[in-house]
RNA sequence: GGACCUAUGGUGUAGUCCGGUUAACACGCCUCCCUGUCACGGAGGAGAUCAGGGGUUCAAAUCCCCUUGGGUCCG
Numbered sequence: 001g002g003a004c005c006u007a008u009g010g011u012g013u014a015g016u017c018c019g020g021u022u023a024a025c026a027c028g029c030c031u032c033c034c035u036g037u038c039a040c041g042g043a044g045g046a047g048a049u050c051a052g053g054g055g056u057u058c059a060a061a062u063c064c065c066c067u068u069g070g071g072u073c074c075g
Stems, first nucleotide, its partner, number of pairs: 001074007010027004020058001029045005051067005
């Protein structure tokens, strides 16, 4: 220098293939119930506008382009 993979709450993932109702699940966090207390269990809640920018579209996490971080391979 070139090609490919990857980036989604605090953490780990799903969703992308085939664009479409409120971005889902587990753990963690907060509140309440339960208990003599803690843990377990139960109920509820907060938290990601999807790495950044631009484009296409009625509509983009999803499609296209550029950039950035990480990884693999080739030279």
Background: The RNA shown here (transfer RNA) has 75 nucleotides and comes from a Patescibacteria group bacterium. It was read from a public genome assembly. Taxonomically the source falls in Bacteria candidate phyla (Bacteria).